[in-house]
RNA sequence: UGAUCCCGCGGGGGAGAGUCCCCGAGCACGGGGCGCCGAAGGAGCAAACUCCCCGGAAACUCUCAGGCGCACGGACCCCGCGGACGAG
Repeated sequence: UGAUCCCGCGGGGGAGAGUCCCCGAGCACGGGGCGCCGAAGGAGCAAACUCCCCGGAAACUCUCAGGCGCACGGACCCCGCGGACGAG
């Protein structure tokens, strides 16, 4: 001097599924019911590996949570900035 990986912040993009029924209300909204979605979070599992056991991933699975008009949120991707490590 300093890449990849990792962490944080900001900006941009970002899917899916009824605003269906009932009640209280003029709608929004609140409560209940049924139906549905998965990409916040959470949980579960394979092979390799191992003498054996344990361990062992997800964008797979389950839907506890969350979500199903708009908004918010949103895994993940891109850009910028900062931090840590530090190959070379």

Description: The RNA shown here (Glycine riboswitch aptamer) has 88 nucleotides and comes from Kytococcus aerolatus. Its Rfam family is "Glycine riboswitch aptamer". About the family: This family represents the bacterial glycine riboswitch. Lineage of the source: Bacteria > Actinomycetota > Micrococcales > Kytococcaceae > Kytococcus.